[in-house]
């Protein structure tokens, strides 16, 4: 440079991601309604429904300059009457003047209105007509001459209610007829010339024939007749374009064609006879449904989808149907005849009508306006013309029904007012410069005064120019709207704001109410007591005279894909060949020009859209100019492709000749092993058969075992990601016959090729039909088991079947879930068959079968020369998910079905694939008192406690699998207490602050059940002297609540678990969730720790760090200790002494796989190693990552919310938490001789102690009491430790075992032991003999035993619980199995996560729909019968001179009747499946390997899901083995 002005997306399937996919949304638009709400104008719109019914009143007349005539009014005269002598009546005659009807002419075929019908040459858009018509217009040329007879009016009758008919007489015309006159017209013949795409057309030339006319008058127009010729309107024809259904697949007798003849303005089956059989159709005929097309309108980027109101063009209709007449045009919206139907009028004889013209009524409806004004303008009709006529138009009314424009005020004004809202509330923030107030302006709106364009024409008057008419110019008249627009003046902010949102898309956030209510909601969804999502309010947002909802259309949607989608797993490749039409098709060359491109030329109507300029003050409206109009026709050119023709060509194809290949097919012969069955030998008692059984079968002799025979079926090893076929599919050895792809040669054909809708042929298994045939197996059914059932999985039988012929069926996960053919695009590797090169290790090239990957693609898994890469060609098939491969229809079939294939209704998803998890009656590694080995226990009894149920006036509340149940509570007579009666109090039992007051308390009395209440007595401390402690105490402000909500919270606490895990940056890998690190190999108690490794490194956990124990050392030496000295005791560390030793509490030491051997790269494991008090984290404790369970706690305690406020506060007295048929949990004693009682004797630790523990002494049997010393504690005490030893009696019994219960007495604390403690003593003297099913605990100083001590506490229900220490074992082969758990893997339809998901059948309720004896319509065709008008024909009587007519016949035909029939809708008892719905009923069918893998076709069979045969599939998990591939 050109060209181009134009293109946004969100939500919503999941935990979460990627993709497919439908909902829905924002947008623009309408003739729109409809709900709030409205100053004003200017433009434009207004029955989308009933093409339903229509009261009035207008909407087509007009000409006297085409005729007859002429009623009424005037004038004037004349005549009569009355008579008031000039006024009224009347009659005539003359003039003007012209009503009403009539005759004729034009016009009524326009304009107006509506969309019924119509899928059609109806529209649209080029074309034709040599096949035509065309009034009024205009050009040209000729021409008008002379006659006739009627008829309407008028008049007079006839008849009817009317409409109106009917007769008679009598006129005129530009009405009507002849006649003459005539051609460049028509018609018939013969010739000529030129022309055309055929038929054919023009011209000229001769001859015959035949057809016009009208007048009017003011003489100057206007009209007539014929011809041609224009113009303009029409009529026919033709190419294409112009809905929906194929669940309409055949239509058709004037049908198709021709020939003749009739009609028609004109062609033509338009009609008619005769002849032919023929037309039309898958490129959709023909039937049914829908509809007026169009310019253009909305929308869209466009391509395209819708729509056709309002304007402009064309159809088409004019109550419903036929008809034709007239006429230049009609089959005729305000004509006409006939028929329906309906309405109105009637004298009942008959007649009258057609708003889809404008207004307006009714009806319908969600809905759509005045019964307006003018012809002033514009147009149209008649007129010479004034004019008259015009519900065309042009205004005015009404309606926010769009679209445009205006205003409803501006400026300043912080005490940031009052008030409302909201808050973390002494205060702040918001409405908010908003309002008061101040100072500005007046558009609008009101009043008042001005005041327009639109008007030119005609006409009238004049003037000019040739010729009393024309043209042309001047004045004057002419306005429905209208005193309208517009200006100007006044005064005043004065007259004017609402409407819809405010989770998220979608711009706006808070408070109150409401408590799955009540409501909202365009999806998604909100609302179950803190709603930004309901309602209300406050602010806020978004638009503004409107704002919102509904309807609808486009658009977002690339979600019908030309532009511009896909089909392996999401919808979605036909089971497979073959081959018809079609659709596409090698190389070269030539012709041609049909798509094709390129120039011209015609056309594409005006409006509209677009631009530029203009007029309305500006828009919106409008006006003019110009572009564009992507289409179609017509020409002249090009000629690369594609087409057609025509030549050749060899690579595509195909054919030949060799050749190997192969479980390809088809028919036939033969084999051998097994199962079964038969007969016979030989043999005994079982066999068979399951997880374990049992029916079966066997002593009538079975099974096992030999021998011989028979019958069918099926072919062991070879044998394999092996071959082979087009697909289903094919498997023993042989022969025949068929076929087929490959290789390697060489030669022929010469594009013959690819692909393929209908169409034909094949097509596993199941099933069907006729005959075989039947060993196995084996639906179905029977039995025996399994179970709650068990129409199944297991077992025993067993029928069709399973095999053979021959005929059906046609459908499978018919799958590579992958149509065919062709080309092209890295490479390893393996194998089957060919043909070859070799050096005999190897390699080459062809066709197939496989595995792996590179680019590339793909949502991703995965594909990748055998494509799911790149590309071309053709064919099928998809478009949310259920309804549904259902229903109806049709087609095949013997049936079973098969194939083709919907809708209503209904959901907001359904679904692919990959990731995290959880989770498997899926793997694999590992780990724990998880099992297993062991000890002892629970579970049987009495008793304790807890809990649950029941009871109760209360038995307060809370904990509820593990992880509640001797839990909160480490102590319930009172009191605690929270509960239950009853009696009290109301600023309150308790704290703070502030007036006053001085006590408070003591001690005695009085009523009470106390609380409380009355009375009497007595009665501060401290001071700087101001006042403070301390008490009462009106009034006030505060209170108080174990009420609720642990699902509003904080803190604590449990589990999982002392389980090893959970995470983070950074890089890297994936679109992404995510993933790696954290996987792997090995080690550990441990994600300890080592090697590898696209990962490096990190932090919370682990493990150390700290405590207590087990050893020393050192320091110290008392209340502890005594070895040795030394006093003393009956003894006695008692006393001097003493640090030695024990102990005490503080330091510090020691253990680290440090040493050695083995074994390993290491880490690290092994060892009766060494050494050492201790060995491999020595034993305990503390300590609990990321989180899980909406676990527990609102009664520890905090606290948000909502409750109660003379009571859900509070005090007091009792009573209750302790109740008692029951069940459960945790204990304790037990049942006995490893034991029990009496007697003696011995050895701890850990703490307690003053309202305390108490030596010791008397008293009691004893609890205990009465004195009494010591001790605030290593000194005093509790305090005897028990199990043990030692000795005695008990001899196996419900006992000298057990101690419940129950009786008497006693002691203690305590206001008080009655409900309701505890002990001690006499007495009694229960159950119970070792515990079913099932369960718990523990791995060493551990279980077991055995006693101690502390907390709580007046006492004490304690066997509890939390501590101590004696004594002091047994057993782990091992990880199959059951519980938890960590890692890693795999499936998954689950993610509230297996306690999940889910299917099916009945039962209720709803709604849609199929079938259905039938009723009840609808439009159609078809036969018949019957036929109005009308037309068109044929006539002899009757009218008429005649043309003609009447009239009667034929022919068509609206309708109307009768008959069957297809088809198509409503309805229907009743029935059949479907959907959807709250927590119903059985069962458990998928989803793990879902517990019998699943699905799929197919047959049986079963209340359901479903089970079973038979054949496919993997779209199945687990394991072994075998190949092959890649890493190392």
């Nucleotide at each position: 440079a050109c060209a181009a002005u134009g293109g946004a997306g969100a939500g919503u399937u999941u935990g979460a991601u990627c993709c497919u996919g439908g909902c829905u949304c924002a947008g623009g638009a309408u003739g729109a309604a409809c709900g709030c709400u409205a100053g004003c104008g200017g433009c434009a719109g207004g029955c989308c429904u009933a093409a339903u019914a229509c009261a009035u009143g207008c909407a087509a007349g007009u000409c006297g300059g085409a005729c007859g005539g002429g009623a009424u009014u005037c004038c004037a005269g004349u005549g009569u009457a009355g008579c008031u002598u000039g006024c009224u009546a009347u009659a005539c005659u003359g003039g003007a003047u012209g009503a009403g009807a009539g005759u004729g002419g034009c016009g009524c075929a326009c304009g107006g209105g509506u969309g019924c019908g119509u899928a059609a040459c109806g529209c649209g858009u080029g074309a034709g007509c040599a096949a035509c018509c065309u009034g009024c217009c205009c050009a040209u040329g000729u021409c008008a001459g002379g006659g006739g007879g009627a008829u309407a009016g008028c008049c007079c009758g006839u008849u009817g209610a009317a409409a109106g008919a009917c007769g008679g007489a009598u006129u005129a015309a530009u009405a009507c007829c002849g006649c003459a006159u005539a051609a460049c017209a028509c018609a018939u013949a013969a010739g000529u010339a030129c022309c055309g795409c055929a038929u054919g057309g023009u011209u000229c030339u001769u001859a015959u024939g035949u057809c016009a006319a009208a007048u009017a008058u003011u003489u100057a127009u206007a009209g007539g007749a014929c011809a041609u010729g224009g113009a303009u309107g029409g009529g026919c024809u033709c190419g294409c374009g112009u809905g929906g259904c194929a669940u309409u697949a055949g239509c058709u007798a004037g049908u198709u064609g021709g020939u003749a003849a009739g009609g028609u303005a004109a062609c033509g089956g338009c009609u008619u006879a005769c002849c032919a059989a023929g037309g039309c159709g898958a490129u959709g005929a023909u039937g049914c449904c829908u509809a007026g097309g169009g310019g253009c309108u909305c929308u869209g980027a466009g391509a395209g989808g819708a729509g056709u109101g309002a304007c402009c063009c064309c159809c088409a209709c004019a109550c419903u149907g036929g008809u034709a007449c007239u006429g230049a045009g009609a089959c005729a919206c305000g004509g006409a005849c006939c028929a329906g139907a309906c309405u109105c009028c009637u004298a009942c004889g008959g007649g009258a009508g057609g708003c889809a013209g404008c207004a307006g009524u009714a009806g319908g409806g969600a809905a759509u306006a005045u019964u307006g004004g003018u012809c002033a303008a514009u147009g149209g009709g008649c007129g010479g013309g004034a004019g008259c006529c015009u519900g065309a138009a042009c205004c005015a009314g009404c309606c926010a029904u769009g679209c445009c424009g205006c205003g409803u005020g501006c400026g300043g004004g912080a005490a940031g007012a009052a008030g409302g809202c909201c808050c973390u509330a002494u205060g702040g923030g918001u409405c908010g410069u908003a309002a008061a107030c101040c100072g500005c302006u007046u558009u609008u709106a009101u009043a008042c005064g001005g005041g327009a364009a639109c008007a030119a024409c005609c006409g009238c008057a004049u003037g000019u120019a040739c010729g009393u008419g024309u043209a042309c110019g001047u004045g004057c008249c002419u306005g429905a709207g209208u005193g309208u627009a517009c200006c100007g003046u006044a005064g005043g902010a004065a007259u004017a704001a609402g409407g819809a949102u405010c989770g998220g898309c979608u711009a706006a956030c808070u408070c109150c109410g409401u408590g799955c209510c009540a409501g909202c909601a365009g999806c998604c969804g909100c609302g179950g007591u803190a709603a930004u999502a309901c309602g209300g309010a406050g602010g806020a947002u978004c638009c503004g005279a409107g704002c919102g909802u509904u309807a609808u259309c486009c658009g977002g949607a690339a979600u019908u894909a030309u532009u511009g989608g896909g089909u392996u797993u999401a919808a979605a490749g036909g089971g497979u060949g073959c081959g018809u039409a079609g659709g596409c098709g090698g190389c070269a060359c030539u012709u041609u020009a049909a798509g094709u491109c390129a120039g011209g030329g015609g056309u594409g109507a005006a409006a509209u859209a677009c631009a530029g300029c203009g007029g309305c003050u500006c828009a919106a409206c409008c006006g003019u100019u110009g572009c564009a109009g992507u289409g179609c026709c017509c020409u002249u050119g090009a000629u690369a492709c594609u087409g057609a023709a025509g030549u050749g060509c060899u690579u595509g194809a195909a054919u030949u000749c060799g050749g190997a290949c192969g479980a390809a097919g088809g028919a036939g012969g033969c084999g051998g092993a097994a199962c079964g069955g038969g007969a016979c030998a030989a043999g005994u008692a079982g066999c068979g058969g399951u997880g374990a059984a049992a029916u079966g079968c066997a002593u009538a002799g079975a099974u096992a075992u030999g021998u011989c025979c028979c019958a069918g079926a099926a072919c062991c090893c070879c044998g394999a990601u092996u071959g082979c076929g087009a697909a289903g599919g094919c498997a023993g050895c042989u022969u025949c016959c068929u076929a087929g792809g490959c290789c390697g040669a060489u030669a022929u054909u010469g594009a013959c090729g690819c692909u393929g809708a209908u169409g034909c042929a094949c097509g596993a298994a199941a099933g069907c039909g006729u005959g075989g045939g039947g060993a196995u197996c084996g639906a179905a059914c029977a039995g025996g088991a399994u179970u709650a059932g068990a129409u199944a999985c297991c077992c025993u039988g067993g029928u069709a079947g399973u095999c053979c012929a021959c005929g059906c069926c046609c459908u499978a996960a018919a799958c590579g879930a992958u149509g065919a053919u062709g080309a092209c695009u890295c490479g390893a590797u393996g194998u089957u068959u060919g043909c070859g090169a070799u050096a005999u290790a190897u390699u080459g090239u062809a066709a197939g079968c496989g595995u792996c990957c590179a680019a590339g693609c793909g949502a991703a898994a995965g594909c990748g020369u055998u494509a799911a890469g790149u590309c071309a060609u053709c064919c099928a098939c998809c478009u949310g998910g259920g309804g549904a491969g259902u229903a109806c229809g049709a087609u095949c079939g013997c049936a079973a079905g098969a194939u083709u294939g919907a809708a209503a209704c209904u959901c907001a998803a359904a679904g692919g694939a990959a990731u995290u998890g959880a989770c498997g009656g899926g793997g694999g590694c590992c780990c724990g008192c998880a099992c297993a080995a062991g000890c002892g226990g629970a579970g049987g009894a009495g008793c304790a406690u807890g809990u649950g149920g029941u009871u109760u006036a209360a038995u307060u509340c809370g904990a509820u699998g593990a992880u509640a149940c001797g839990c909160g509570a480490g102590g319930a007579a009172c009191c605690u207490u929270a509960c239950c009666c009853g009696g009290g109090c109301u600023u309150g039992a308790a704290a703070g602050u502030u007036a006053g007051c001085g006590a408070c308390g003591g001690u005695a009395u009085c009523a009470g059940a106390g609380a409380c209440g009355g009375u009497a007595c007595u009665u501060c401390c401290c001071u700087u002297c101001g006042g403070g402690g301390c008490g009462c105490g009106a009034a006030a402000c505060u209170a108080g609540g174990u009420g609720c909500u642990g699902c509003a919270u904080g803190g604590c606490u449990g589990u999982c678990g002392u389980c090893a895990g959970c995470u983070c940056g950074u890089g890297c890998c994936g679109u992404g969730a995510g993933g790696u690190g954290u996987u792997g190999g090995g080690u550990u108690a441990a994600g300890u720790c080592c090697c590898g490794c696209a990962a490096c490194g990190a932090g919370c956990g682990c493990a150390a760090c700290c405590c207590c124990u087990a050893u020393g050392u050192u320091u110290a030496g008392u209340u502890g200790c005594c070895a040795g000295c030394a006093c003393g005791u009956u003894a006695a560390g008692g006393u001097g002494g003493g640090g030695a030793c024990u102990c005490u509490a503080a330091a510090c030491a020691g253990a680290c796989u440090g040493c050695c051997g083995g074994c390993g790269u290491a880490a690290g494991c092994c060892g009766c190693g060494a050494g050492g008090a201790a060995g491999g984290u020595g034993g305990g404790g503390a300590c609990g990552a990321c989180g899980u369970c909406a676990a527990g706690u609102c009664a520890u305690c905090a606290u948000g919310g909502c409750c109660c406020u003379u009571a859900c506060g509070u005090c007091c007295g009792g009573g209750g938490c302790u109740a008692c048929a029951c069940a459960c949990g945790u204990g304790c004693u037990a049942c006995a001789a490893u034991g029990g009682g009496c007697g003696g004797u011995a050895c701890a630790g850990c703490g307690g102690g003053a309202a305390g523990c108490u030596a010791c002494c008397u008293g009691g049997c004893a609890a205990c009491a009465g004195g009494a010393u010591g001790c605030g504690g290593a000194u005093c005490u509790c305090g005897a430790a028990a199990a043990g030893c030692c000795g005695u009696c008990c001899a196996c019994a419900g006992u000298u075992c057990g101690g419940a219960u129950c009786g008497g007495g006693g002691c203690c604390u305590g206001c008080a032991a009655c409900u309701c403690g505890g002990c001690c003593c006499c007495g009694u003297g229960a159950a119970g003999c070792u515990g079913g099913a099932u369960u718990c605990g523990c791995u060493a100083g551990u279980a077991a035993u055995c006693g101690c001590g502390u907390a709580u506490c007046a006492g004490c229900a304690a066997u509890g619980a939390c501590g101590c220490g004696g004594u002091g074992a047994a057993u782990a082969c091992g990880u199959u199995c059951c519980c938890g758990g960590g890692c890693c893997u795999u499936g998954u339809a689950c993610a509230c996560a297996c306690c999940g998901c889910c299917c099916g059948u009945c039962a209720a309720g709803c709604c849609a729909u199929g079938a259905a004896a039938g009723c009840c319509g609808g439009g159609g065709g078809u036969g018949c019968c019957u036929a109005a008008a009308g037309c068109a024909u044929g006539u002899a009587a009757c009218c008429g001179c005649a043309a003609g007519g009447a009239g009667c016949g034929u022919g068509u035909c609206a309708g109307g009747g009768c008959a069957a029939u297809a088809c198509u809708g409503g309805u229907a008892a009743u029935u059949g499946g479907g959907g959807c719905u709250a927590a119903g009923u059985c069962g458990u069918a998928a989803c793990a390997a879902g517990g019998u893998a699943g699905c799929c076709g197919u047959a049986c069979c079963g209340g359901a899901a479903g089970g079973u045969g038979c054949g496919g599939c993997u779209g199945g998990a687990a394991u072994a083995c075998c190949u092959c591939c890649u890493u190392u």
Molecule: small-subunit ribosomal RNA
Organism: Sphingobacterium corticibacterium